The prediction has a mean pLDDT of 80. c-di-GMP-I riboswitch aptamer from bacterium UBP3_UBA6266, 82 nucleotides, folded computationally. The organism belongs to Bacteria candidate phyla, within Bacteria. Of the family's consensus pairs, 85% are formed in the model. It was read from a public genome assembly, where an Rfam model found it.
[in-house]
RNA sequence: UAUCGAAAAAGGCAAACUGCCUGAAAAGGCAGGACGCAAAACUGCGGGCCUGUUGUAAAAGAAUGGCAGCCGGGUUACCGAA
Repeated sequence: UAUCGAAAAAGGCAAACUGCCUGAAAAGGCAGGACGCAAAACUGCGGGCCUGUUGUAAAAGAAUGGCAGCCGGGUUACCGAA
């Protein structure tokens, strides 16, 4: 340096759920809370998924919407047993 990831240590993140706020919704922010996580850090670039302003309704379905804790790609990073 690359790989790897320990019944190791230090530190870190925080699902469901609850409260308040934003949003049409999906979802997001803050606080509480821990199911888990070695990239559960960043990035919508590829795939996938969610929503559905539209529409009389149903079906279908667009993004200058969302998901990075679905899988890849890219960028960066703590620790150090085998």